[in-house]
This record gives sequence, C1' cells and structure tokens, in this order.
RNA sequence: GUUUUCCUUCGGGGUCGGGUGAAAGUCCCAACCGGCGGUGAUCGGGCGAUACCGGCAUUUGAGGUCAACCUCUAUGCGGCAGCGCUCGUCAGUCCGUGACCCGGGCUGUACCAGAUUGGAGCGCUAGCGCGCACAGCUGGCACGGAACGGUGGACCUGGUGCAAAUCCGGGACCGACAGUAAAGUCUGGAUGGGAGAAGGAGAUC
Repeated sequence: GUUUUCCUUCGGGGUCGGGUGAAAGUCCCAACCGGCGGUGAUCGGGCGAUACCGGCAUUUGAGGUCAACCUCUAUGCGGCAGCGCUCGUCAGUCCGUGACCCGGGCUGUACCAGAUUGGAGCGCUAGCGCGCACAGCUGGCACGGAACGGUGGACCUGGUGCAAAUCCGGGACCGACAGUAAAGUCUGGAUGGGAGAAGGAGAUC
C1' cells in the first nucleotide's frame, strides 16, 4: 500500500427592523440560512529542477595594444517564470446521496396454538409408555426492523476565455411532515435517524 472486520468520537444554519390584526418569527414589506460525497476555467501554500538573471564569487581562456577596468567564455553558489510533484480550499439550483414520506419485511423479542423430535424425570412387561421445565420445528399475533425499491425542490443573464453547469458581476428561484393565523428560520417526532468525516485495533495479500 491492497482487501476486509470491528471499535471510538464527530456529523445543520437562519426572521434585524417594520405593517395589518384580538391573535402572525406563519400573511404583507423587509432580513437571514444553505447537510454529505464527486466534478470543478477558484484561490493559496510547499518541494524539485530548466530557460533566464544589467545576482554573487572564482578560475581557465579570448578580446579591447599592457595594467587597472570593461566585454565574452567556463565553473560553483543563489534567486526564479513556464513546467513537474504535492497539500489545503472552492456549486443550495450540475452528477449522485442523506434526512421526511410511501412500499418492502431478511430477521429479532415477547406471547399464543399445533404437531411432534431430542431430553431431565417417572412407570413397567426393558424397549415401550407417561410426562412436561428446557431446547428445536410449524403456524398465528403484537412490537421493532436490515437489504432493497419508490417519491422527492430550484437558473437565467452579462463578462473573461479554446472551453463556463462551477470563476467574476447582475438579477432570479428553491427548501419534508405534524402543530398553530397559512412557517426553509418557532415548537414537536428527535437524548432519534443519517449521507459521511476523523482516529484507533485486528486479519489478509
């Protein structure tokens, strides 16, 4: 590192201010919010090394008629674009997915019934009968419930550019169920469930 089992922890935000009214976080004006994974022309960091450097140092050689000095060349060091590797981050309306709702009902627990298998025990004619605590089987009923399936909301426009569903600008739009003056934001199911995230332990190749 691959595959896989288990454990732990984490795992949703939001009505300022006003109007009407007896009453509204529910209506009206206005305000605010955006689960998880992916993709992503987002933004940024780190490392490597090349071109290059009117960056530094030094040696060899050449040139400016010599020296100083300058130019070229070479070597070492340093810096560093494109580039490569890597890390973080980036979509409510794109692709999936979770919550809610509907279906499904492996299976679990409790109870009831039936047949009868095993069997502690009891009886005797000793391998058969009785018997019911328990276990198993079949069916029913109640409660819970996995896989799986269904349902399930919303985007245009301008710019940049080879390319925009994602970037930048502008304007829109969407948001389970129950309660209640009609709810994305309040209360409730929910100390629930959960896509998944992080960490740990074991097995395996």